[in-house]
Transfer RNA from a bacterium, 71 nucleotides, folded computationally. Rfam family: tRNA. The coordinates come from a structure-prediction model, not an experiment, and the mean pLDDT is 85.

RNA sequence: GGGCCCGUAGUAUAGUGGUAAUACACGGCAUUCGCAUUGCUGAGACGGGAGUUCAAUUCUCCCCGGGUCCA
Repeated sequence: GGGCCCGUAGUAUAGUGGUAAUACACGGCAUUCGCAUUGCUGAGACGGGAGUUCAAUUCUCCCCGGGUCCA
């Protein structure tokens, strides 16, 4: 320098055009003498920009970051 793949809550993953989900972690309440466990409840995210579209996390392009292969 080139090819391919990936980027979603603090972490690990779903979702692949139409409302962003689950688990752990975190806050609150209940339970306990207290802690833990358990139950209920809540907050929290689509790497950045442009384009297509009525509508983009999803499709296209560029950039950024990571992985892998070639040179």